TPP riboswitch aptamer (THI element) from an Actinomycetota bacterium, 70 nucleotides, folded computationally. The prediction has a mean pLDDT of 81.
RNA sequence: CCGGGGUGCCCCAGCGAGGGGCUGAGAUCAGACCCGUCGAACCUGCUCCGGGUCAUGCCGGCGGAGGGAG
Numbered sequence: 001c002c003g004g005g006g007u008g009c010c011c012c013a014g015c016g017a018g019g020g021g022c023u024g025a026g027a028u029c030a031g032a033c034c035c036g037u038c039g040a041a042c043c044u045g046c047u048c049c050g051g052g053u054c055a056u057g058c059c060g061g062c063g064g065a066g067g068g069a070g
Stems, first nucleotide, its partner, number of pairs: 001070001002036004007030001008022005042067003048061004
């Protein structure tokens, strides 16, 4: 330079916007953060299983599984 990716949970409320809290690199388009085959960035399995929490992929397993962008 070019490309890939995610943006949840809880509370204030009837809705929307907005504000606050939790974990994290990132949770509002920040144009920031992360990742690009040396590939757990990210997706599927997953409305999964066990633990834990106010709650949540919050933690671990699944994972020497399958995919995934130079």
Record summary:
The organism belongs to Actinomycetota, within Bacteria. The sequence was found by an Rfam model in a public genome assembly.